[in-house]
Context: one part of a larger RNA
Molecule: small-subunit ribosomal RNA, 3' minor domain
Organism: Candidatus Nomurabacteria bacterium
RNA sequence: CACUGCCCGUCAACUCAAGGGAGCCGGGGGCACCCAAAGGCUUGGCUAGUCCAGGACUAAGGUGAAUUCGGUGACAGGGAGUAAGUCGUAACAAGGCACGGCUAGCGGAAGCUGGUCGUGGAUUAAUUCAAU
Numbered sequence: 001c002a003c004u005g006c007c008c009g010u011c012a013a014c015u016c017a018a019g020g021g022a023g024c025c026g027g028g029g030g031c032a033c034c035c036a037a038a039g040g041c042u043u044g045g046c047u048a049g050u051c052c053a054g055g056a057c058u059a060a061g062g063u064g065a066a067u068u069c070g071g072u073g074a075c076a077g078g079g080a081g082u083a084a085g086u087c088g089u090a091a092c093a094a095g096g097c098a099c100g101g102c103u104a105g106c107g108g109a110a111g112c113u114g115g116u117c118g119u120g121g122a123u124u125a126a127u128u129c130a131a132u
Base pairs, nucleotide, nucleotide: 003095005092008088009087011085013082014081015080016079020075023072024071025070026069027068028067031064032063033062034061039057041055042054043053044052045051046049098119099118100117101116102115103114104113105112106111
């Protein structure tokens, strides 16, 4: 390489990463409760012992509801990317209905329509008035 330009979104194909996710599996640190050895402590007993009986504490074990961190995960939604796929043509010129922001409704998709706001809009041709 300059309108035979640029360019938007859906859909289709392939690849990638991340998050969501019913459920399942595993780990961590706590909490509550159940049970409770040895042990020291403590109460009582008389036979006064390396004694007997009881009590609270407690390791281990068990139960439960939470919490946190991982693994796996049907499925669903988007994201990014990829010479030559599909549908249209939304934007860039007044882009052929100026465009854009917010909002509501609607639509295969870009989007359309209504309300409101902005100029980051093109067009200065004519006439009238005012100021210099």